[in-house]
Molecule: transfer RNA
Organism: Herpetosiphonaceae bacterium
């Protein structure tokens, strides 16, 4: 420097046609246990990377910017 693709909860990930942001595990609190662990029941945790535009309405649509991953280019 060019081109794909990714970016959503502490981690790993869904999100249907643009209409109330979820799930698994981890955290916390409670049964239950002589304790722990397991096993139940609940609770909390969100700038959808980051500005902007479109629209009544954007995680999803369109533009720019970053980041991460791949991949091409690089010789005289």
């Nucleotide at each position: 420097g060019c081109c794909g693709a990714u970016g959503u909860a502490g981690c790993u990930c869904a999100g249907u046609u643009g209409g109330u942001a979820g799930a698994g595990c981890a955290a916390c609190u409670g049964u239950u246990u002589c304790g722990u662990a397991a096993a139940u029941a609940g609770u909390a945790g969100g700038u959808c990377a980051c500005g902007a535009g479109u629209u009544c309405a954007a995680g999803u649509c369109u533009c720019g910017u970053c980041a991460u991953c791949g991949g091409c280019u690089c010789c005289a």